[in-house]
RNA sequence: GGAGUUGGACAGGUUAUCGUCGCGCACAAUUGUGCGGGGAGGAAAGUCCGGGCUCUAAAGGGCAGAGCGCUGGGUAACGCCCAGGGGGAGUGAUCCUCGGAGAGUGCCACAGAAAGCAAACCGCCUGCAGUUUACUGCCGGUAAGGGUGAAACGGUGAGGUAAGAGCUCACCAGGUACCAUGGUGACAUGGUAGGCUAGGUAAACCCCGUUCAGAGCAAGACCAAAUAGGAAAACAGUUACGACCGGCCCGGUCGUUGUUUUCGGGUAGGUUGCUUGAGGUUAUGAGUAAUCAUAAUCCUAGACGAAUGAUAACCGCCCUCUUCGGAGGGAGACAAAACCCGGCUUAUCGUCCUGACUCCAUAU
Numbered sequence: 001g002g003a004g005u006u007g008g009a010c011a012g013g014u015u016a017u018c019g020u021c022g023c024g025c026a027c028a029a030u031u032g033u034g035c036g037g038g039g040a041g042g043a044a045a046g047u048c049c050g051g052g053c054u055c056u057a058a059a060g061g062g063c064a065g066a067g068c069g070c071u072g073g074g075u076a077a078c079g080c081c082c083a084g085g086g087g088g089a090g091u092g093a094u095c096c097u098c099g100g101a102g103a104g105u106g107c108c109a110c111a112g113a114a115a116g117c118a119a120a121c122c123g124c125c126u127g128c129a130g131u132u133u134a135c136u137g138c139c140g141g142u143a144a145g146g147g148u149g150a151a152a153c154g155g156u157g158a159g160g161u162a163a164g165a166g167c168u169c170a171c172c173a174g175g176u177a178c179c180a181u182g183g184u185g186a187c188a189u190g191g192u193a194g195g196c197u198a199g200g201u202a203a204a205c206c207c208c209g210u211u212c213a214g215a216g217c218a219a220g221a222c223c224a225a226a227u228a229g230g231a232a233a234a235c236a237g238u239u240a241c242g243a244c245c246g247g248c249c250c251g252g253u254c255g256u257u258g259u260u261u262u263c264g265g266g267u268a269g270g271u272u273g274c275u276u277g278a279g280g281u282u283a284u285g286a287g288u289a290a291u292c293a294u295a296a297u298c299c300u301a302g303a304c305g306a307a308u309g310a311u312a313a314c315c316g317c318c319c320u321c322u323u324c325g326g327a328g329g330g331a332g333a334c335a336a337a338a339c340c341c342g343g344c345u346u347a348u349c350g351u352c353c354u355g356a357c358u359c360c361a362u363a364u
Base pairs, nucleotide, nucleotide: 001360002359003358004357005356006355007353008352009351010350012315013314014313015312016311017310018309020039021038023036024035025034026033027032041334045345046344048343049342050341051340052339053216054215055214056213060250061249062248063247065212066211067210068209069208070084071083072082073081074080085098086097087096088095089094099207100206104205105204106201107200108199121146122145123142124141125140127138128137129136130135154172155171156170157169158168159167173197174196176193177192178191179190180189181188182187220272221271222270223269230263231262232261233260234259235258236257240256241255242254243253244252245251279298280297281296282295283294284293285292286291317330318329319328320327321326
């Protein structure tokens, strides 16, 4: 200097004037006046997960269903975060992935004889027969050689055999079981044994382990107001029945007639929930870290047809020019709170930490 990998922070600031919304204080007595403070993001988005909170409702068991899936830790909890382990990709920094294929079933097109316990197309060999003397046919053996394929029942070599084959042996590769050592553990290293020797696929069915009640702030609570606590029909029941508890069963709670359909009438206004919370910041300590503990300090939107804005100056940032004094211009992308919080995912302008690390080239 070039090419990469990966982490964090910010998303303009200050002052003044006017406008707007909430809050606090004082005055007023009425929709006000004055003073003071505050007012839309890193994703507020998607509604994908997990909860807090509210109700069903006062608690359960089972089946089915759904989610998750290496180990340990963190957390209120999680499909999240941190640290490790196995496998894979990459020269590397790094990135991706994760229960089980000997419990069983299914699938792997085409090609090929054959793709789960096989199979014999060409080939090789023994026997019999024929015969053109190395050719044909039949029975049997074979899977070492060839072919097909992504993949064909471990590889190389030797022995052995009628010809061959882990049939036997040596070495190697993979896997299984046991033992020892280390580790909380996933696992790692080493040794021994037996010739044990087709794969892939479970985001296929399935098996194993583990978790799970539902609905949701338009949840719910309170106040006020109004009407006709209306009419008709059908069905079920009369010690039986109905409603509710995610689907079903058991079981339970409440109620005493219940369910369905049709016609007709009134209301839909206000308050609350609603922002002090698993909260923020700083310091110290523990821990590899995520995070936790202690102490101090702060209160940072709460609207309801929906506020959070405009102007001016200065500083900062970006672009162009430069006589290097400065001048001119610009406000960028994705984008807009609605009960709250912890995550994940998606979109995205620009700046900074001249962040950390890897590889290549050159010079010293």
The RNA shown here (Bacterial RNase P class A) has 364 nucleotides and comes from Halodesulfovibrio sp. The sequence was found by an Rfam model in a public genome assembly. Model confidence (mean pLDDT): 76 of 100. The source organism's lineage runs through Bacteria, Thermodesulfobacteriota, Desulfovibrionia, Desulfovibrionales and Halodesulfovibrio. The model forms 98% of the base pairs in the Rfam consensus.